[in-house]
């Protein structure tokens, strides 16, 4: 010094005014509500999508069993994961280092379009090559044979020698494959050594294997308290005295209304399309659930790591579909400058809460490590 490959980090700062939302103090008004004042705090690394695991919450179901669903190399992590670490293998790249829907086809079933003679059956000759037989030197008929040609994503291991009538794992080296066995590793698997010689592909066909899994709705869950409201029970004419702590009961008098009655007396039923206590169900409102938790920073210690532990220390947004905002000055950052300046600021905004995933992002910064060149 040029291409690069990977692990991370940040995501303006500060200060002023006006302004809005939670908290705490005071003041005013009877007041838990109302408004005034001061303090104080107030988005994100993804808050996003809602794509996975959980935590809490309510309904239902609870024994056993089919059935279904997710997950799928192998060891660990963790509350859980479809998420991370570590490794195997396979695929890519010179290389750092990327990537992967990675059980099982030798349990059975299906499937393999078109071409092709022939698509898995100890099955298959279309040309072609050998053999033989017959006829007019070309041909036909039978019979070998998978080495060549053809047909196709795939044709029954592959290159090479012997070897044959032409062939042929029919023989033999060496790769491939499958099996066994010995070591090496917990394993996935790797290394070697035998072996008979050959087995097609597809499980993102169904199947089989093995581990997980109660089913459903979400914080507008759910709880608590009730204004009207709706249902249940009791009770009500005023208007006085007397008994009683109180409820409340007993009398006297008056008011209406209707029966009885020809009419007064008198005598009976009511005072009710209302109110009033009182129980319950419950809607709006208000409360809570809701801010202290698989919580964040540091630091020892254990482990490759993921992550686990133990000490210190810190309180960090909480409406109610609703605040978290505007403008202004300085600086710092990138861009232009005529060197006076000027101009830009990404992706986006919390809603019950946690652990991923995955998608969007302007600029900036920091570790290691590849492969070139160049100088010492």
């Nucleotide at each position: 010094u040029a291409a690069g490959u990977u692990a991370g980090c940040u995501g303006g700062a500060c200060g002023g005014u006006c302004g809005c939302g939670g908290g705490g103090c005071g003041g005013u008004g009877c007041a838990u509500c109302a408004u005034c004042g001061c303090c104080u705090u107030g988005a994100g690394g993804a808050a996003a999508g809602u794509c996975c695991g959980g935590g809490c919450u309510c309904c239902c179901a609870a024994g056993g069993g089919c059935a279904g669903g997710a997950c799928g190399c192998u060891g660990g992590a963790u509350a859980a994961c479809g998420u991370c670490c570590a490794g195997u293998g396979a695929g890519g790249g010179c290389g750092a280092c990327c990537u992967c829907g990675a059980g099982g086809a030798u349990a059975g079933u299906g499937c393999c379009a078109c071409a092709g003679a022939a698509a898995u059956g100890u099955g298959a000759a279309c040309c072609g090559c050998c053999g033989u037989u017959c006829c007019u030197u070309g041909g036909a008929g039978c019979g070998g044979u998978a080495a060549g040609g053809g047909u196709g994503c795939a044709a029954c291991g592959g290159u090479g020698g012997g070897g044959u009538a032409a062939g042929a794992g029919c023989c033999c080296a060496c790769c491939a494959g499958c099996g066994g066995c010995a070591c090496g590793g917990u394993g996935a698997c790797g290394u070697g050594c035998c072996g008979g010689c050959u087995a097609g592909g597809u499980a993102a066909a169904c199947c089989c294997c093995g581990u997980c899994c109660g089913g459903g709705a979400g914080c507008a869950a759910g709880a608590c308290u009730c204004a009207u409201u709706c249902g249940g029970a009791g009770g009500c004419g005023g208007a006085g005295a007397c008994a009683g702590c109180a409820a409340u009961g007993u009398c006297u008098c008056c008011c209406c209304u209707g029966g009885c009655g020809g009419c007064u007396c008198g005598u009976c039923a009511g005072g009710c399309u209302g109110c009033c206590u009182u129980c319950g169900a419950g809607u709006a409102u208000g409360u809570u659930g809701c801010a202290u938790c698989a919580g964040g920073c540091g630091g020892g210690c254990g482990g490759u790591a993921a992550c686990g532990u133990c000490c210190g220390u810190c309180g960090c947004a909480g409406a109610g579909a609703g605040a978290u905002g505007a403008c202004c000055g300085u600086c710092a950052a990138c861009a232009g400058u005529u060197c006076g300046c000027u101009g830009u600021g990404a992706c986006a905004g919390a809603a019950c809460c946690c652990g991923g995933c995955u998608u969007a992002u302007a600029g900036g910064c920091u570790g290691a490590c590849u492969u070139g060149c160049u100088a010492g």
The RNA shown here (Bacterial RNase P class A) has 376 nucleotides and comes from a bacterium. Rfam family: Bacterial RNase P class A. Gene Ontology terms of the family: ribonuclease P activity, tRNA processing and dimeric ribonuclease P complex. It was read from a public genome assembly, where an Rfam model found it.